About this RNA:
A computed fold for a 1502-nucleotide RNA from an uncultured bacterium, annotated as small-subunit ribosomal RNA. It matches the Rfam family "Bacterial small subunit ribosomal RNA". The RNAcentral record of the sequence draws on ENA and SILVA. Its mean pLDDT, the model's own confidence on a scale to 100, is 84.

RNA sequence: AGAGUUUGAUCCUGGCUCAGGAUGAACGCUAGCUACAGGCUUAACACAUGCAAGUCGAGGGGAAACGGGAGGAUAGCUUGCUAUCCUUGCCGUCGACCGGCGCACGGGUGAGUAACGCGUAUCCAACCUGCCAUCCAGUGGAGGAUAGCCUUUCGAAAGAAAGGAUAAUACUCCAUGACCUCCUCAGAGGACAUCUGACGAGGAGCAAAGAUUUAUCGCUGGGUGAUGGGGAUGCGUCUGAUUAGGCAGUUGGCGGGGUAAAGGCCCACCAAACCGACGAUCAGUAGGGGUUCUGAGAGGAAGGUCCCCCACAUUGGAACUGAGACACGGUCCAAACUCCUACGGGAGGCAGCAGUGAGGAAUAUUGGUCAAUGGACGUAAGUCUGAACCAGCCAAGUAGCGUGCAGGAAGACGGCCCUAUGGGUUGUAAACUGCUUUUAUGCGGGGGUAAAGUGAGUGACGUGUCAUUCAUUGCAAGUACCGCAAGAAUAAGGACCGGCUAAUUCCGUGCCAGCAGCCGCGGUAAUACGGAAGGUCCUGGUGUUAUCCGGAUUUAUUGGGUUUAAAGGGAGCGUAGGCCGUCAGGCAAGCGUGUUGUGAAAUGUCGUGGCUCAACCAUGGACUUGCAGCGCGAACUGCCCGACUUGAGUGCGCGGAAAGCAGGCGGAAUUUGUGGUGUAGCGGUGAAAUGCUUAGAUAUCACGAAGAACCCCGAUUGCGAAGGCAGCCUGCUGUAGCGCUACUGACGCUGAAGCUCGAAAGUGCGGGUAUCGAACAGGAUUAGAUACCCUGGUAGUCCGCACGGUAAACGAUGGAUGCCCGCUGUUCGGUUUACGGACCGAGCGGCUAAGUGAAAACGUUAAGCAUCCCACCUGGGGAAUACGCCGGCAACGGUGAAACUCAAAGGAAUUGACGGGGGCCCGCACAAGCGGAGGAACAUGUGGUUUAAUUCGAUGAUACGCGAGGAACCUUACCCGGUCUUGACAUACUAUGCAAAUCUAAGAGAUUAGACGUUCCCUUCGGGGACAUGGAUACAGGUGGUGCAUGGUUGUCGUCAGCUCGUGUCGUGAGAUGUUGGGUUAAGUCCCGCAACGAGCGCAACCCUUAUUAUCAGUUGCCAGCAUUAAGUUGGGCACUCUGGUGAGACUGCCGGUGACAAACCGGAGGAGGUGGGGAUGACGUCAAAUCAUCAUGCCCCUUAUGACCUGGGCUACACACGUGCUACAAUGGAUGGUACAAUGAGUUGCGAACCCGCGAGGGCAAGCUAAUCUCUUAAAGCCAUUCUCAGUCCGGACUGUAGGCUGCAACUCGCCUACACGAAGUCGGAAUCGCUAGUAAUCGCGGAUCAGCAUGCCGCGGUGAAUACGUUCCCGGGCCUUGUACACACCGCCCGUCACACCAUGAGAGUUUGUAACACCCGAAGCCGGUGGGGUAACCUUUUAGGAGCUAGCCGUCUAAGGUGGGACAGAUGAUUAGGGUGAAGUCGUAACAAGGUAACCGUA
Repeated sequence: AGAGUUUGAUCCUGGCUCAGGAUGAACGCUAGCUACAGGCUUAACACAUGCAAGUCGAGGGGAAACGGGAGGAUAGCUUGCUAUCCUUGCCGUCGACCGGCGCACGGGUGAGUAACGCGUAUCCAACCUGCCAUCCAGUGGAGGAUAGCCUUUCGAAAGAAAGGAUAAUACUCCAUGACCUCCUCAGAGGACAUCUGACGAGGAGCAAAGAUUUAUCGCUGGGUGAUGGGGAUGCGUCUGAUUAGGCAGUUGGCGGGGUAAAGGCCCACCAAACCGACGAUCAGUAGGGGUUCUGAGAGGAAGGUCCCCCACAUUGGAACUGAGACACGGUCCAAACUCCUACGGGAGGCAGCAGUGAGGAAUAUUGGUCAAUGGACGUAAGUCUGAACCAGCCAAGUAGCGUGCAGGAAGACGGCCCUAUGGGUUGUAAACUGCUUUUAUGCGGGGGUAAAGUGAGUGACGUGUCAUUCAUUGCAAGUACCGCAAGAAUAAGGACCGGCUAAUUCCGUGCCAGCAGCCGCGGUAAUACGGAAGGUCCUGGUGUUAUCCGGAUUUAUUGGGUUUAAAGGGAGCGUAGGCCGUCAGGCAAGCGUGUUGUGAAAUGUCGUGGCUCAACCAUGGACUUGCAGCGCGAACUGCCCGACUUGAGUGCGCGGAAAGCAGGCGGAAUUUGUGGUGUAGCGGUGAAAUGCUUAGAUAUCACGAAGAACCCCGAUUGCGAAGGCAGCCUGCUGUAGCGCUACUGACGCUGAAGCUCGAAAGUGCGGGUAUCGAACAGGAUUAGAUACCCUGGUAGUCCGCACGGUAAACGAUGGAUGCCCGCUGUUCGGUUUACGGACCGAGCGGCUAAGUGAAAACGUUAAGCAUCCCACCUGGGGAAUACGCCGGCAACGGUGAAACUCAAAGGAAUUGACGGGGGCCCGCACAAGCGGAGGAACAUGUGGUUUAAUUCGAUGAUACGCGAGGAACCUUACCCGGUCUUGACAUACUAUGCAAAUCUAAGAGAUUAGACGUUCCCUUCGGGGACAUGGAUACAGGUGGUGCAUGGUUGUCGUCAGCUCGUGUCGUGAGAUGUUGGGUUAAGUCCCGCAACGAGCGCAACCCUUAUUAUCAGUUGCCAGCAUUAAGUUGGGCACUCUGGUGAGACUGCCGGUGACAAACCGGAGGAGGUGGGGAUGACGUCAAAUCAUCAUGCCCCUUAUGACCUGGGCUACACACGUGCUACAAUGGAUGGUACAAUGAGUUGCGAACCCGCGAGGGCAAGCUAAUCUCUUAAAGCCAUUCUCAGUCCGGACUGUAGGCUGCAACUCGCCUACACGAAGUCGGAAUCGCUAGUAAUCGCGGAUCAGCAUGCCGCGGUGAAUACGUUCCCGGGCCUUGUACACACCGCCCGUCACACCAUGAGAGUUUGUAACACCCGAAGCCGGUGGGGUAACCUUUUAGGAGCUAGCCGUCUAAGGUGGGACAGAUGAUUAGGGUGAAGUCGUAACAAGGUAACCGUA
C1' cells in the first nucleotide's frame, strides 16, 4: 500500500466482498509448565444456609454462663491431696440491659436520569462541618426518674401491658459566662437618592460529667484552620420536524414562611410575562468522565476491570434520629411475592462474600487469615472487619520456557504418485551412535515479606518520646530460590491448499451428496465436494461465529460531486441569514504572542530501576492539543467615525423589437344556407366497405351566415424571468440597448420561510361551437384487433370569471462578479470613411488554441481559472409507494419511509452481429427462356407403424438411389434355438509329435465318436523351426458406451474475397490507422490519393486436360502414290490420320477512342482474345456440424459373456407420409423392314469370335487375346420406305398366369432374364417448387466399378444439339461503406404485463388486546406541618389532699403514595377479509419496448 466482482473487450460511476487490528467473548478440535492481569454483557429475576458492624467494665447498675480465690459441709481418707454440694462479685472476666461512639465509611449494582446529572472554568459578603489541629475561657450546686431485675397478666408466636425497687459520662433545674447570638444608641466611611455600615457604648439570652492505679483520659462555650459537604453560573454533552408551537407557580415583582443557606423552594396579593427554527415542547435511547479500541491524522465506535462523580437498594411514599441519611444488612405506611400460624396474627428483603434455582451461546469456591495495608471502638492490651491479603477453578487474555541437540544414505521398510519398470517423494526424517537435562519426578537445603507491633526490663533527657536487651507475632507455605539423582526420559496440534491468498496430486462421487467471505464449484477424467498422500501458515494453540474501527476520499473540515452515470428548485420578487468596493483615523470582540492558575492519580509516551528475561511493577520527565485570569501587538475579519467613485441607482437624448393588456378593423380558406347550371355517381383506401346521392349529391356560379386561425414576408431573426409571443391599426403598461457624464455615494450579491407567475390536459359557472376531435358508433384489417386505416361524432378545442400547479417546464447545464488566444456570420445602436471598409458597446449563432472532461464533448453565451450565496445527490428494486400531515370542489399535488430482495443497476466509447435502416456491387438470385419434379404405375431411400428381430449410423440448407461401388447362405453387427470358455484371433511357458487330407456313423449344423495315416523344413544329430493337440497363468476378444474426452478424414458458408502481422502514428483504454477514400476488376485485381511504410495466408500464375501448330518417333496405328487382297489382307511407305515425347503460341503485345498524363474500359486488325473451355487446387475461421460401425485412440463397462461357433429367421414386413429416380400419357409418336456414323473403357477363376441348336433367354463346340493386334462391340437417336389417324388406341406397360433359361450347396420367404397370354393407373398434373447461360439445357445410346448372380442407382464416354438474358424494382444468398441498438449463446437475440400455483415481508381492516406518559374527578395510609386538646402528665413554680407553666394521647385541616372512575393521546401485538409488492421450475395469453422494433419513442394530463 491494495485486491476480487457489472462487459465479448474498455474507460468511468457505483455498490457488494476480502486481506489488518481489537474483545469481559462463545463454539469446534487439541492441550506440558510458569508469571501477571481477568471472569453473569442475559432476569434491577427469585433466593435455602453461613458469614459481611461492632466496640467500650478506664461511663453505669450489676452477675445468667465459664474459670479462679475464700468460708462451710460431705465422701475417698495418711498432716495433705482429690471429688461433689452450699455460701460469697472477692478476682479474671462478662450474656442481656442503661449509656457513649460507630452504624451516612468500606462493599454492590447501573434500573432510573438527556439533567447543573457529568466534565471543565468561575463564584458563594447566601452556607454547614462530628472525630482532628491550634488558641482563648471554663468544669460550681441541686433534683426527679427509668431499663435491667422481681411479681402478676395477655398471647400459639412475635411480643405487649400493669405493679414494685434501683444507677450513671442518661435526663432536668439553678448559678457563672464571653471575642457567641439578638436588641437599642451611634453613625466614620462608601458610588452617596433609596441603601449599606467600621471602631465604640448599653441591655437581654444560653454551658458543663465524670472515671481512675493521680499518670492521664474526658466534658462545656467560643475563635481560627484543615477535611468533608451544600448552593449558583458560563461553555460542552445522542437521535427524530412524518414531534411546531409550549407553559399556569407558568415569568417577574412586593411581603411573608421555610432552610445550614440564595431562590416560586412554598404561600397571599399584583403585573402578563417567559421559552422556541441558533430547534422549545414531545417521543425514543442512554448513568457521565478519566480513559479503551481503531485510524497517518481529522475522526468513528465503546464506557467491562482500575480511579473520580452521580443514582439506586423488592416496588411506591414518608419522615425520625443524627455533625452528616430522608439511611443496602434502621423505622412507619401502601402494593406484589415468599414463609410461619393454634387462623386471632406475625416474619422477610444477597444490585455485600460464597452458594442455589431460573434465564442464557456464556462467566468461578457455600476456601484460608486478620500476618501485612486500611477502617470502627477502646488509654491500652485487644475485639470486629467476605474491606483487604492470599489460595482454589477456567487457554478467557498477555508474556516467557519446553517438548531435545549433534552425527547418520543401504537415500532402508512402509505409504503415495508417475512409468520407458526404472524412478520421484515422504527424507537425515526413522533405525543406529554420541551428548545435554530446562521442565516433570524423587531427596535435601532455604533468605525475605516483621524496616512493624506486643509484653517485660535497662538507659538518656527536653516527662513523652527515643535508643537498646530478652521473649514473642507468618495465612500464603516449608512456597519462591538453590543443590543432588536417574533418564530422551514426562510433553503437538489446528486450519488451509480455484482466484483474491502462501501452499497440488491421486481415488471416490456424478447438478447427487455437498462446498461457499465475494466471484463461483459439482451434470463420468472436480487442483473448489468427501478421503488419502504431499505441501503452506500459525503454534500451546488454531479455526469459526458475533461485534467495533480500518481499508471506505462510500457523508468528503482535512477530503466528493450535480450536461449524459444518483443529483440545479419550472421561473421570478423578496424576509431572516450568509457574503461584500477604495482611502484615513480609532477600539481590541475574533486573531497572534508572553505569562499565571488549573487541567487528580492511574493510562499512553520517553528515560532509569526491581522481579533470572519479558509481560508486570516502581520512579522521574515531557505531554494532557482544554478552560480561565493578567499583559502586549494591530496586517486581516469585525465595530465606531470621516471621506471617495469604479459597483449599484437616478436624470436627459435616440432609434429598434412576434414583450404584456384592452378595443377596433381585414382578406383568403373551411363548413353551412338560399338560388341557378348540370347528371350519375361522389367520397374513401394498400384494396374495400360503412357514409352522401335521382327527394338531384359531387362539380360549378352568385349572394348570404358563422366561428376559429392568421398564407407570403420568415431567417442560424427579434422580444420576454420562465411558461411563452406572429394579419393590420389605436390606446395604456413594462424591460433591455446605445450616446451624454449632470446627480446620490456601497444604497450591492444571493436568498431558507413567504408571496407572485406558471404550456397542454383537467375542474366549476356562464357564453360560443366553423374546423379538428378523447369517449362512443359503424366499416375494414386480423388467429383475435376493445388498435393502427376509413366514415361519422360528444366532451373539449374558442371567450369571460374562478380553481388547479404539473411537463423530456431541457441548454437534461441555478444566480452574481472578475480573469483567460482567435476566426467567422448576423441583429440593434454609435463613431469614422477614400463608400470597398474599419472601430466601439450590447445581443443571437457557427468553428476552434490553451485548459477541462470517463469519454462524447465544452471552449469569452465554459462544462476553463477563481470568489460568494442558494438548491440537490450518496447502489438497483421495493417507491414519483405506504402511513401521517398540509393544500385542493374533485382529479390529485407537496412532503416522504421501512420490511424484504439482488450483486449488480448505470454512463460514454470499442469490436462484432442484427435491422420489415441507407448507399454501392456480385451470383441461374430474380427476370427472359428451355426442360422437369409435385398428379399415375413401378424402382429406391427415409419417417411412422408392426415385429422375436425388422442391426446400427446420417436427419433444415449441409439426412433421405446417403455409409452400401451391389443383404438368397456368407456379408450381419439383429432375433429364436443349439453349443464353447485361455477361447474364432496375438504373444510368452511347458509337455507331446498323434500334421493336413480322406472315409464311416450320429446330429439341423456347430460338434462328437471311430477308421485310415505316422508326415514337412533346417541341423553341428544335441536340437531348432513351422504346424497341431493337452495344461497353467499373464491375457485375448467386444460393430459394447462416450464424435460433448480425441487423432485422422469429410460436409457447409464458398472458389466467397477476404483474414492477419511487424514497425510507426493516434487514443487513458478496448481499439483505430494500414484494409478507409476516388476510379477499376472475376478478385484486398491494379492505379491514384492518404500517418502510414512494408510483409504473410488467400486471389492470380505455376500443374493436368481440351482447342491450333512445328518437330522427333512410326507398331498392334495410317494408306496419298506403287503392287496385292473378299478385307490395310500382304509387300512397301510414314506424306496424312492417329499415338507418345519435345517445343511454339496469347502478353491488353499493336491501332483508335474514353479516362486523371494512371490503372483500366470500349471499338478494331490479325486471331484460339481479353482469367479461351474444363479439372485439380478450398485463406483465418463458423456450425461442441458428421463419423469411436473404415481405421487409430483416452476413460468407463462385459469376461462360462456385451466374447466365439452353428442352423433357421430378419435387415425385403405395410393402413400411411415424404424425398430421389425410371417408364409413360403419344403422331416432333408407335410398329415393321432397310441403312450410316462414335468415344471412354474392361478382359486369363476372364473376354469369348466364327460355326451349330433354340422364337428367345441361352446352350454346344471352340479360334484368338495378358490386349492401338483378339474379344466384349450390332452404338442409339438419325436417314430411307411402309403402316397406324387421335382412340385409353397398333399409346402405356404395371399386375397376374403358364412354360422356360442362367448363376449358385441352395432362388419358398428373397435374384435376374426369355417366350406366349393377361393389359391396371395414366389423356401433361393444385398450392407450392427444382435444374440450366453453349457444345450448355434437352435428347440418344455406349462403357466401367461392385459382382457367382442381381443396376431405373453411381462413375465415366461420345452422338444430335437449342431458346433466352430488357435489366437489377422485387425474392434468396454474399461482399464493402455507413447508421441505430437495451443484442454478444449475438434477432431462433433481448424483453413487458395480466392470469394460475407456492412462499415471504408489508399496508388497509369490523374490531380485540397489552403497555406507556399525562390529565380530570373520587377515595385517601403512614407522616411532617398547623389547629384543638374537656382526656393524660415525675423534674420547674406556687398560696402544695392541689393548681399553674410546659409536654402530650385523641380529634380536625392542608399536602400526599397506592387504589377507583372517565375521556382522550402515544406505542406494540393480534384479526375474518382485502390491496399492491418481492422471489420462485422449461405454466397460460398475447408481443408493449430495444432496428424506422414493423403505428418513432418518451414526458405531463384526461